């Protein structure tokens, strides 16, 4: 001088969950964890608490069930794309 690699987020897909409201999403406080190491927040999670808030519809039974077909800032995975600033290390 060049690369490589987080944690994560987009995208498609598959299994699911919810739909008699959970999950997501906002605000507070609060712990975590975070390229190979230390160490970090404006990103990420997790608890509390508060505020908001929905798309059902058909059959079948007679059920708060059961199937389909939507719905929903829905939860897991693999792929693909994107992907930490500071120091020290790795490669070439």
């Nucleotide at each position: 001088c060049a690369g490589a690699g987080u944690a994560g987020g987009g995208c498609c897909g598959g299994c699911g969950c919810g739909u008699u409201a959970a999950g997501u999403g906002u605000c507070a406080g609060u712990g975590g964890a975070u390229g190979g190491g230390a160490a970090g927040u404006u990103g990420c999670c997790g608890c509390u608490g508060a505020a908001c808030g929905a798309a059902a519809a058909u059959g079948c039974a007679c059920c708060c069930g059961c199937a389909u077909u939507g719905c929903g800032a829905u939860g897991c995975c693999u792929g693909c794309c994107c992907g930490c600033a500071u120091c020290c290390g790795c490669u070439g």
A computed fold for a 92-nucleotide RNA from a bovine gut metagenome, annotated as THF (Tetrahydrofolate) riboswitch aptamer. It matches the Rfam family "THF (Tetrahydrofolate) riboswitch aptamer". Rfam's curators write: Tetrahydrofolate (THF) riboswitch was first reported for Ames et al. as an RNA motif in 5' untranslated (5'-UTR)regions of folate transport and biosynthesis genes in Firmicutes genomes. Gene Ontology term of the family: tetrahydrofolate metabolic process.